[in-house]
RNA sequence: UAGAAUCUUCGGGGCGGGGUGAAAUUCCCCACCGGCAGUAUAGUCUGCGAGCGUGAGCUGACGCGGUGAAAUUCCGCGACCGACGGUAUAGUCCGGAUGGGAGAGGAGUUGG
Numbered sequence: 001u002a003g004a005a006u007c008u009u010c011g012g013g014g015c016g017g018g019g020u021g022a023a024a025u026u027c028c029c030c031a032c033c034g035g036c037a038g039u040a041u042a043g044u045c046u047g048c049g050a051g052c053g054u055g056a057g058c059u060g061a062c063g064c065g066g067u068g069a070a071a072u073u074c075c076g077c078g079a080c081c082g083a084c085g086g087u088a089u090a091g092u093c094c095g096g097a098u099g100g101g102a103g104a105g106g107a108g109u110u111g112g
Stems, first nucleotide, its partner, number of pairs: 001112001003110002006107005016030004031092002033082002035048004043080002051058002062078005084095003
């Protein structure tokens, strides 16, 4: 100090108030949340993970204005999105899950 194999640690957040009702953290009004890598700092760009499928594969959502050399990433304004099973219809509750995981860090070994 490129690379290689091994071991190891870490690795997802959020329903608070009111209304209706026999019953809703599920409906209605207000609220709240945002995995990993890349890139001017990203839930909405590109790619990945998660999820679904026997498999090939499939898979959500952003505009306008401003600053700047550079931003769909910052600032301002207004929007939008969120698996499956359960239950009064769920991004926020319970469950599969003391699971899986992109990836981030550490240790010694080997190698040039």